Predicted 3D model of a 350-nucleotide part of an RNA (small-subunit ribosomal RNA, central domain) from an uncultured bacterium.
Context: one part of a larger RNA
RNA sequence: CUGGGCGUAAAGGGCGUGUAGGUGGCCUUUUAAGUCAGGCGUGAAAACCCACGGCUUAACCGUGGGCCUGCGCUUGAAACUGGGGGGCUUGAGGGCAGGAGAGGAAAGCGGAAUUCCCAGUGUAGCGGUGAAAUGCGUAGAUAUUGGGAGGAACACCAGUGGCGAAGGCGGCUUUCUGGACUGACCCUGACACUGAGGCGCGAAAGCCAGGGGAGCGAACGGGAUUAGAUACCCUGGUAGUCCACGCCGUAAACGAUGGAUACUAGGUGUAGGAGGUAUCGACCCCUUCUGUGCCGGAGUUAACGCAAUAAAUAUUCCACCUGGGGAGUACGGCCGCAAGGUUGAAACUC
Numbered sequence: 001c002u003g004g005g006c007g008u009a010a011a012g013g014g015c016g017u018g019u020a021g022g023u024g025g026c027c028u029u030u031u032a033a034g035u036c037a038g039g040c041g042u043g044a045a046a047a048c049c050c051a052c053g054g055c056u057u058a059a060c061c062g063u064g065g066g067c068c069u070g071c072g073c074u075u076g077a078a079a080c081u082g083g084g085g086g087g088c089u090u091g092a093g094g095g096c097a098g099g100a101g102a103g104g105a106a107a108g109c110g111g112a113a114u115u116c117c118c119a120g121u122g123u124a125g126c127g128g129u130g131a132a133a134u135g136c137g138u139a140g141a142u143a144u145u146g147g148g149a150g151g152a153a154c155a156c157c158a159g160u161g162g163c164g165a166a167g168g169c170g171g172c173u174u175u176c177u178g179g180a181c182u183g184a185c186c187c188u189g190a191c192a193c194u195g196a197g198g199c200g201c202g203a204a205a206g207c208c209a210g211g212g213g214a215g216c217g218a219a220c221g222g223g224a225u226u227a228g229a230u231a232c233c234c235u236g237g238u239a240g241u242c243c244a245c246g247c248c249g250u251a252a253a254c255g256a257u258g259g260a261u262a263c264u265a266g267g268u269g270u271a272g273g274a275g276g277u278a279u280c281g282a283c284c285c286c287u288u289c290u291g292u293g294c295c296g297g298a299g300u301u302a303a304c305g306c307a308a309u310a311a312a313u314a315u316u317c318c319a320c321c322u323g324g325g326g327a328g329u330a331c332g333g334c335c336g337c338a339a340g341g342u343u344g345a346a347a348c349u350c
Base pairs, nucleotide, nucleotide: 003322004321005320007304008303012318014201015200016199017198021194022193023192025088026087027086028085029084030083031082033081034080035077036076037075038074039073040072041071042070048066049065050064051063052062053061054060091191092188093187094186095185096183097182098181103177104176105175106174107173108172109171110154115149116148117147118146119145120144121143125136126135162169163168206247207246210243211242215241216240220236221235222234223233258317259316260315261314262313266295267294268293269292270291271290272289273288274287275286276285299306300305323350324349325348332343333342334341335340
């Protein structure tokens, strides 16, 4: 390299958008680049294979044929692929009308609770644990009532419910804004799929300088436990957690399952539509589209399992794997303020 693979054995990029490239619907016409057929030229000799021959054989040598799978020129064929022209509507997109949604951004508002402050009542404990102690409290705590401050999170509703490409998104209202779905017609006419690079998004932690700081809480102090206890438990508590500007770019970023299209038994839930039957109307019932679960047959799988949301059957494009350790390390490049990220070996060893 080929081949074989990629849910769990090594292996799906964290996710999107899109450039080059690869691949691409139906009908018709043309062309002849690919493709196929014929002819000609060339494809040195030796070697190689076959046959025959020469040294007494063999090795070796000679002659003939094959081979040289290729390339060029030329004459044709036109099904398929490609190129050019014309047309189509089922793929794709647009218009119209709807209902659903924690999709995103900004601003404003709300109540419960914790903590703190002030004041009242009130008195000796409170708190905490397996049991304790540190801690708080006669300078009046805990408890309770009233008032105030401030920050963060939004109980119930809530649901293997919904939305989003993924990360993720949950109090209420307003403004701006993205996407999906359904219905019946109309329009464009292949405009499509994928996507190396590129660009953008990307939990938590972390970083820069500035705010904020209630609760929680790495580090750290103390009390316990213990042989010890740099822990688990308790009492405190700083960064941080929150906001706004910028950076970082990683996760068991998981469905450990890349995207698209087509196709292949059933059964049963659920969410959002549409239609039918029925009805006074609604529910029930039936059909259908889209999403999301469970069970299960064929098939598949090493097995477990998967099974129309495939890990079945096919096509297409991208990423990735190639024994364990060394090692996601070293060196170099690129990126970053740094932490580090990304790309990514070898010796040696089993």